Annotation
A computed fold for a 72-nucleotide RNA from an uncultured Desulfovibrionaceae bacterium, annotated as transfer RNA.
């Protein structure tokens, strides 16, 4: 320098045009002498950034940034 993949909640990840979600973690309550387990409810997101396409973008396109791998 070129090619390929990834970037979504604190962590691990799903979601691939029209409701942003799961598990774990966190908060409150129940349970217990107390803790753990279990049960109920709840909070938390500029979907890496900018631009484009579209009536509509987490999703499609381009560039940039970060990260991993490959080629030279």
């Nucleotide at each position: 320098a070129g090619g390929c993949g990834c970037g979504u909640a604190g962590c691990u990840c799903a979601g691939a045009g029209g409701g942003a979600g799961a598990g774990c973690a966190c908060u409150u309550c129940c349970c217990u002498g107390a803790c753990a387990c279990g049960g109920a409810a709840g909070g938390g997101g500029u979907c890496a950034g900018c631009a484009g396409u579209u009536c509509a973008a987490u999703c499609c396109u381009g560039c940039u940034c970060g990260u991993g791998c490959c080629u030279a």

Description: It matches the Rfam family "tRNA". It is annotated as a transfer RNA.